This is a predicted structure of a 476-nucleotide part of an RNA (small-subunit ribosomal RNA, 3' major domain) from an uncultured bacterium. Model confidence (mean pLDDT): 86 of 100.

Context: one part of a larger RNA
RNA sequence: UGACGGGUCCCCGCACAAGCAGUGGAGCAUGUGGUUUAAUUCGAAGCAACGCGAAGAACCUUACCAGGGCUUGACAUCCCGCGAACCCUCCCGAAAGGGAGGGGUGCCGAAAGGAACGCGGAGACAGGUGCUGCAUGGUUGUCGUCAGCUCGUGUCGUGAGAUGUUGGGUUAAGUCCCGCAACGAGCGCAACCCCUGUCCUUUGUUGCCAGCGGCCAGGCCGGGCACUCAAAGGAGACUGCCGGAGACGAUCCGGAGGAAGGUGGGGAUGACGUCAAAUCCUCAUGGCCCUUAUGCCCUGGGCGACACACGUGCUACAAUGGCCCGUACAGAGGGCGGCGAUGCCGCGAGGCAGAGCGAAUCCCGAAAGCGGGUCCCAGUUCGGAUUGAAGGCUGCAACCCGCCUUCAUGAAGCCGGAAUUGCUAGUAAUCGCGGAUCAGCCAUGCCGCGGUGAAUACGUUCCCGGGGAUUGUACA
Numbered sequence: 001u002g003a004c005g006g007g008u009c010c011c012c013g014c015a016c017a018a019g020c021a022g023u024g025g026a027g028c029a030u031g032u033g034g035u036u037u038a039a040u041u042c043g044a045a046g047c048a049a050c051g052c053g054a055a056g057a058a059c060c061u062u063a064c065c066a067g068g069g070c071u072u073g074a075c076a077u078c079c080c081g082c083g084a085a086c087c088c089u090c091c092c093g094a095a096a097g098g099g100a101g102g103g104g105u106g107c108c109g110a111a112a113g114g115a116a117c118g119c120g121g122a123g124a125c126a127g128g129u130g131c132u133g134c135a136u137g138g139u140u141g142u143c144g145u146c147a148g149c150u151c152g153u154g155u156c157g158u159g160a161g162a163u164g165u166u167g168g169g170u171u172a173a174g175u176c177c178c179g180c181a182a183c184g185a186g187c188g189c190a191a192c193c194c195c196u197g198u199c200c201u202u203u204g205u206u207g208c209c210a211g212c213g214g215c216c217a218g219g220c221c222g223g224g225c226a227c228u229c230a231a232a233g234g235a236g237a238c239u240g241c242c243g244g245a246g247a248c249g250a251u252c253c254g255g256a257g258g259a260a261g262g263u264g265g266g267g268a269u270g271a272c273g274u275c276a277a278a279u280c281c282u283c284a285u286g287g288c289c290c291u292u293a294u295g296c297c298c299u300g301g302g303c304g305a306c307a308c309a310c311g312u313g314c315u316a317c318a319a320u321g322g323c324c325c326g327u328a329c330a331g332a333g334g335g336c337g338g339c340g341a342u343g344c345c346g347c348g349a350g351g352c353a354g355a356g357c358g359a360a361u362c363c364c365g366a367a368a369g370c371g372g373g374u375c376c377c378a379g380u381u382c383g384g385a386u387u388g389a390a391g392g393c394u395g396c397a398a399c400c401c402g403c404c405u406u407c408a409u410g411a412a413g414c415c416g417g418a419a420u421u422g423c424u425a426g427u428a429a430u431c432g433c434g435g436a437u438c439a440g441c442c443a444u445g446c447c448g449c450g451g452u453g454a455a456u457a458c459g460u461u462c463c464c465g466g467g468g469a470u471u472g473u474a475c476a
Stems, first nucleotide, its partner, number of pairs: 001476002003473003007470007015460002019423005026315008034306002042053002064301007073125001077124002079121005086103007107114002127290002130288003136284002138279003141275001143273001148187006154163003167178003193267004198235007207225001212222003238261001241255005304442001317416001321375007334363002338357002342353004382413001387408007429452007
């Protein structure tokens, strides 16, 4: 000077408390451990691994295993020879691959040849998701959006170092004020950026009977930019104003006006550093290792195994509920190898035809809700696992191993031990909708969007994490 203390003091955070909904019990989905296996590819490991890399494992992917094959190689550069390239057909084979036949003759050219491409050959080389994240770059997680971390000069100390950065107030904040051997400064904080909340201007192939007219009654048409909205620009909030408290300061409390207050709400933004944290399987890269194989191609299998154990979720156990009929109201996003209205066929998944839409114009009906009916507390008209049968779709192909539909089957489950998680407001809870990846999909995941919409916070003694000051120390 740090670190540490079941030392002290001060202060924060859904940290506790107060409250609401869960997890832990059940079934299933998914990840992991374990076990099994020819292989069940690899990585991730307390918080900060475990719906994580996977924003898409039937083949492919694929890195694993078995078998069948190849070696100048699937890929790059250079040299030589032949042939344009390319297209079609047939044979063997599981395919990779091997063999045969036919068509085709292009471009440049100083007419020798050359360029692209294909095949064959020689060697230099290629190749490696092989090892080392304890050799590395880059990227990322974490403490932590925490309020800290430092420097120059000066001063003090023999020196390590201190001071500044401590102190008194205050703040979300090393935020600001005051004081002070310090005076300044940098990286952080804040602000500048984006979305959202109010208004104005501009522009109207969206919107509107708002005011008028027409009609097959639908903004459908004439017509109109008033409103909604769409964007672009601007205004607005600054403790600016008033009162009180305070060191007359910073600031705090209350009030007015206002759509909005005291960082309005949300996002982006992550200091010096810590964990030899993670990643050599994104990529790059030192070193080491393999080079008829640790490289490369293919078929099939595996990554999907199942006595078990854990994490994360979904669906439930019902009556503020299940089922049936009727009837409303979103936002955001995607669409041409696409989204697909509508009509017909099918109980349905879906099929056939097909309008419109490269999209404020079409796809485009949200669900909970509301109105009515039914069930009558039962393992049930709860719950839907599992299994049987019949089908649909994608795709070369759904046995291993896809999703969906219909009929039948109806399991466990009557609110969950010890323990444990999230959340302070348009939040939790609950309800549906969209998107990426993607042929299809194991999505209940992830990322977004809107609808309905709570309860509670006395307080900081305690648990956890963190900031500051101080003290002790046999630790560095």